[in-house]
């Protein structure tokens, strides 16, 4: 890297260090020297792991942050493709519903 499958409106620091970029990509809207990104410490949280119950082997519930991962601005920021409703100064707008993309786990190549 492809596949696949489950989740994405809950949570997470006024700490060091760093020094101008960052929110995946367009477009907008934001964040940032009242300091951004990395790194450290910290912290959130149960997808795998474990450990306990039913349960029967397909699972389901608790319960662990110590073992692997993740995550700690703003619903995945919002919106990108479709379909339904409603306004409309006909450009568009709003509200839903799915879908694509992403992102994070699992799982197989």
């Nucleotide at each position: 890297c492809u596949c696949u499958u489950a989740u994405c409106c809950a949570g997470a620091g006024a700490g060091g260090u760093g020094g101008a970029g960052g929110g995946a990509u367009g477009u907008g809207c934001c964040c940032g020297a009242u300091g951004a990104a990395g790194c450290c410490c910290g912290g959130c949280a149960a997808c795998c792991g474990u450990c306990a119950a039913u349960g029967a082997u397909g699972a389901u519930u608790g319960a662990u942050a110590u073992g692997g991962u993740g995550c700690c601005a703003a619903u995945u920021c919002a919106c990108a493709c479709a379909g339904a409703g409603c306004u409309u100064c006909u450009g568009a707008g709003c509200u839903u519903u799915g879908a694509a993309a992403g992102a994070u786990g699992g799982g197989a190549g």
Molecule: SAM riboswitch aptamer (S box leader)
Organism: Bacillus benzoevorans